[in-house]
RNA sequence: AGACAUGUUUUGCCGAAUCCUCCGUUCGCGGGGGACCGGGGGACCCACUUUCGGGUGAAUUGAUCUCGCAACACAGGGAUCAUAGGGCGCCUUUCGACCGAACCCUCCAGCUAACCUCGUAGGCAUAUGAGAAAGGAGCA
Repeated sequence: AGACAUGUUUUGCCGAAUCCUCCGUUCGCGGGGGACCGGGGGACCCACUUUCGGGUGAAUUGAUCUCGCAACACAGGGAUCAUAGGGCGCCUUUCGACCGAACCCUCCAGCUAACCUCGUAGGCAUAUGAGAAAGGAGCA
């Protein structure tokens, strides 16, 4: 180095959302700067000649029922069932269960080099859905 056998994948996970540093401080924390990461705007060329505005995000698109309206319909709300799509704890595939939201800009935006600008949050996990099977990788 290779082969075989056995065990194992560490309390982290979703998300871009982590790290370093300076100042102040009532020592709880607050403010500033930088790096990494992420988003938006923004030429030529290309694309579109778009009505129905656009963006972050997996979270889009339907059907049925229902609310309210004088009635029908439209818009809107609620419920159920599906669905594009998303994650399931080292990786891939299959099965399986789960999620399939929320918010922002305001008349304006295609792609887009240079350039400009913004964010660096929040939430979850106690025993088996951090479930199973097959293969692979690493470690012992």
Record summary:
The RNA shown here (c-di-AMP riboswitch aptamer (ydaO/yuaA leader)) has 140 nucleotides and comes from a Paenibacillaceae bacterium. Model confidence (mean pLDDT): 77 of 100. It was read from a public genome assembly, where an Rfam model found it. Taxonomically the source falls in Paenibacillaceae (Bacteria, Bacillati, Bacillota, Caryophanales).